[in-house]
RNA sequence: CGGGAUGUGGCGCAGUCCGGUUAGCGUACACGGCUGGGGGUCGUGUGGUCGCAGGUUCAAAUCCUGUCAUCCCGA
Repeated sequence: CGGGAUGUGGCGCAGUCCGGUUAGCGUACACGGCUGGGGGUCGUGUGGUCGCAGGUUCAAAUCCUGUCAUCCCGA
């Protein structure tokens, strides 16, 4: 320098293919129930402007362009 993959709550991931309800799941955290207490379990809640910027569209995590970080391959 060229090609590819990944990037989504504190952490681990799904959703992208085929744009459309309020972006979900697990875990963590807070509170509460069960239990004499712990542990365990159940319930409720908190937390995201989907790496960043721009574009297309009535509507973008999703499509297009640029760019950043990490990893892989090639030169």

This is a predicted structure of a 75-nucleotide RNA (transfer RNA) from a Flavobacteriaceae bacterium. Lineage of the source: Bacteria > Bacteroidota > Flavobacteriia > Flavobacteriales > Flavobacteriaceae. Rfam family: tRNA.